This is a predicted complex of two RNAs, RNase P RNA and transfer RNA, with 403 nucleotides together. It holds a member of the Rfam family "Bacterial RNase P class A". Rfam classes the family as a ribozyme. The coordinates come from a structure-prediction model, not an experiment, and the mean pLDDT is 76.

RNA sequence: AUAGCAGGUCACCUUAUCGCUGCAUGCCGAAUUUGUGUCGGCAUGGAGAGGAAAGUCCGGACACCAUAGUGCAGUAUAGCGGGUAACGCCCGUCUCCGCCUUACGGCGGAAGGACAAGUGCAACAGAAAGCAAGUACAGUUCGGCUGUAGUGAAAUCAGGUAAACUCUAUACGGUGAAACGUCAUGUAAACCGGUGCUUGAGGGCUGCACGCCCGAGCCGAAGGGUAGGCGGUUAGAGCCUUUGGGCAACCAAUGGCCUAGAUAAAUGAUAAGGCGUCCUUGAACCUUGUUCAGGGUAUACAGAAUCCGGCUUAUGGCCUGCUUUUUUU
RNA sequence: GGCAUCGUGGCCGAGUGGCUAGGCGCAGCUCUGCAAAAGCUUGUACAGCGGUUCGAAUCCGCUCGAUGCCUCCA
Numbered sequence: 001a002u003a004g005c006a007g008g009u010c011a012c013c014u015u016a017u018c019g020c021u022g023c024a025u026g027c028c029g030a031a032u033u034u035g036u037g038u039c040g041g042c043a044u045g046g047a048g049a050g051g052a053a054a055g056u057c058c059g060g061a062c063a064c065c066a067u068a069g070u071g072c073a074g075u076a077u078a079g080c081g082g083g084u085a086a087c088g089c090c091c092g093u094c095u096c097c098g099c100c101u102u103a104c105g106g107c108g109g110a111a112g113g114a115c116a117a118g119u120g121c122a123a124c125a126g127a128a129a130g131c132a133a134g135u136a137c138a139g140u141u142c143g144g145c146u147g148u149a150g151u152g153a154a155a156u157c158a159g160g161u162a163a164a165c166u167c168u169a170u171a172c173g174g175u176g177a178a179a180c181g182u183c184a185u186g187u188a189a190a191c192c193g194g195u196g197c198u199u200g201a202g203g204g205c206u207g208c209a210c211g212c213c214c215g216a217g218c219c220g221a222a223g224g225g226u227a228g229g230c231g232g233u234u235a236g237a238g239c240c241u242u243u244g245g246g247c248a249a250c251c252a253a254u255g256g257c258c259u260a261g262a263u264a265a266a267u268g269a270u271a272a273g274g275c276g277u278c279c280u281u282g283a284a285c286c287u288u289g290u291u292c293a294g295g296g297u298a299u300a301c302a303g304a305a306u307c308c309g310g311c312u313u314a315u316g317g318c319c320u321g322c323u324u325u326u327u328u329u
Numbered sequence: 330g331g332c333a334u335c336g337u338g339g340c341c342g343a344g345u346g347g348c349u350a351g352g353c354g355c356a357g358c359u360c361u362g363c364a365a366a367a368g369c370u371u372g373u374a375c376a377g378c379g380g381u382u383c384g385a386a387u388c389c390g391c392u393c394g395a396u397g398c399c400u401c402c403a
Base pairs, nucleotide, nucleotide: 001325003323004322005321006320007319008318009317010316012274013273014272015271016270017269018268020048021047023045024044025043026042027041028040029039030038050301054312055311057310058309059308060307061306062176063175064174065173069210070209071208072207074172075171076170077169078168079093080092081091082090083089094112095110096109097108098107099106100105113167114166118165119164120161121160135149136148137147138146139145180231181230182229183228192220193219194218195217202214203213204212224402225401238257239256240255242253243252244251245250278296279295280294281293282292283291284290285289330399331398332397333396334395335394336393339353340352341351347383356370357369358368359367376392377391378390379389380388
């Protein structure tokens, strides 16, 4: 230098102008006076996407339904220990496997309980793939008893196989912000048909059964109104610094900070300057090359939608460590 | 925004761990003066990647794509 692996970090910056969406303050105006509030306008100030906002794959918070009941079914997990609100996530460790190494050892990976409960499966090859049957050679105590060979992923070995059914242990009630609450509107939930009214229709968003609760309406057809406002909703298992504990994940204490809330969906555009990468020109140094100066170029993946913790996937640059190969000393 | 189902040649579609059937279509041949019909023949596929396994269309995970369902009031 090149390639790979692991870890960390940034996601171009500053200023000006013109816009977009919230917030705060002040002023003006509106319906009859004053005050408050609301609405509209103007001015000023400040804020305004991510490491993955993505996939919706796991786990929670929160809301409603019996504050979540019983049984069956179903789903998920699986060495051991720890962390966490919780997890299928993270950390440590044991064992096994793979790569490198003469070795010590290093790096990476593992859905890693049970086939000594039962059932199933095993293409081709092979005598034979588990009821059974029994190849070749050798040995033999002559008993298909022992060994070897051969086929295969696996050969009487307590055989192989559970990301085969299953068993064991543990966990899981369901539905998801289109949850849920509230306001606004109406000649009317009109008329018609069916069905039910305590001998119980129907409902309580669970695959089935039971149980519990509500219960006078329900179903079909046909209409009425709206095409919305507000809350939930952004201060939170929050972020940063320091100290202490712990191998680590992480935890505790102290101090500081406020950091988007849009609803068809705002976070943009232009100009100048600067940082960095690359290209090119010139100069200096003995060469590879380095430094300085001028000019030019240009930003990957991607756009919050109730909110968090993870995983996975997409993706540009920089730094650190280890390893392979090549060159130089 | 949330949820469910699916992906096998050009089209339809079977296959639940052991060589991916079948039909239509396309191409070629036979028949015919030519064509149609009929007959014969060949080729064309498991959405992509990884894992489990001796072996994967099938089992598991991730990604991509398609289709469908769920929104107000009395």